[in-house]
The RNA shown here (c-di-GMP-I riboswitch aptamer) has 93 nucleotides.

RNA sequence: CACCGACAAGAGCAAACCAUCUGAGAAGGUGGGACGCAAAACCUCCGAUCCUAGUCGCAAUCAUUGAUUGUGAAGGACAGCGGGGUUACCGAA
Numbered sequence: 001c002a003c004c005g006a007c008a009a010g011a012g013c014a015a016a017c018c019a020u021c022u023g024a025g026a027a028g029g030u031g032g033g034a035c036g037c038a039a040a041a042c043c044u045c046c047g048a049u050c051c052u053a054g055u056c057g058c059a060a061u062c063a064u065u066g067a068u069u070g071u072g073a074a075g076g077a078c079a080g081c082g083g084g085g086u087u088a089c090c091g092a093a
């Protein structure tokens, strides 16, 4: 230095759930709370998953300058789903 990860040491994060706020929603913020985590730190580049109020395309229906339903695009969420990128504490085997 690279890997690796102790019943090591010192720190750290915080699932479900509850309260409250934001959002159409997925979900997120704050406080409580700990299931877990050696990157459960950061980044949506790839795949998966989830959302669909508004916008656009297509189809069907109503029977019409439009409405409803379905579907896709676009967009969004998720870094505690996997891969990838960036950075980082400790040091037994």
Stems, first nucleotide, its partner, number of pairs: 004091002012037002017032006035080001041086003045083003049077003055073008
About this RNA
The sequence was found by an Rfam model in a public genome assembly.